[in-house]
RNA sequence: CGGUCCUUAGCUCAGCUGGUAGAGCACGUGACUCUUAAUCUCGGGGUCGAGGGUUCGAGUCCCUCAGGACCGA
Numbered sequence: 001c002g003g004u005c006c007u008u009a010g011c012u013c014a015g016c017u018g019g020u021a022g023a024g025c026a027c028g029u030g031a032c033u034c035u036u037a038a039u040c041u042c043g044g045g046g047u048c049g050a051g052g053g054u055u056c057g058a059g060u061c062c063c064u065c066a067g068g069a070c071c072g073a
Stems, first nucleotide, its partner, number of pairs: 001072007010025004019056001027043002030040002049065005
């Protein structure tokens, strides 16, 4: 310098053909227990790396930038 892929909740990851974002773990509440752990119940928590564009509508499509992994030179 060229190319491919990744970036979504505290963490690990889903998210279909564009239609207003989910799971597990963790955390908090309650139940159970002499207590803890385990188990069960309920709950809080993210505008989806940043900016722009297309669209009635973008996590999803397009462009630029940033960070990361890999391949080539």
Molecule: transfer RNA
Organism: Bacteroidota bacterium